[in-house]
C1' cells in the first nucleotide's frame, strides 16, 4: 500500500432502524455493625470523530482516527 473486523459507563459485555441506550462488577451516599466485610437501598457515569441517508441512526452509506487479523 491492498483486504477484513473491532471502537458503548472505570472494566466486560448487550442493545441490528423506533419509547428514558441496558446487565454483572467496580465507584460514592444512606441502611446495618463496637470495627470491617458481607445483604439491602440510592445516586453518579457511555455509543471514537465528521458528514449523509431517514419522520427516527449504537445500528444503514462515506471520509478520517485507533488497535488486531490476511495478503503484498
Nucleotide at each position: 500500500g491492498g483486504c477484513u473486523c473491532u471502537g458503548u459507563a472505570g472494566u466486560a459485555c448487550a442493545a441490528u432502524g423506533g419509547a428514558u441506550a441496558g446487565u454483572a462488577u467496580g465507584u460514592g451516599g444512606g441502611u446495618u455493625u463496637c470495627c470491617g466485610g458481607a445483604g439491602c437501598c440510592u445516586a453518579a457515569g457511555a455509543u471514537g470523530c465528521a458528514g449523509g441517508u431517514u419522520c427516527g441512526a449504537u445500528u444503514c452509506c462515506u471520509g478520517c482516527c485507533a488497535g488486531g487479523g490476511c495478503c503484498a
This is a predicted structure of a 72-nucleotide RNA (transfer RNA) from a Schleiferiaceae bacterium. Its mean pLDDT, the model's own confidence on a scale to 100, is 81.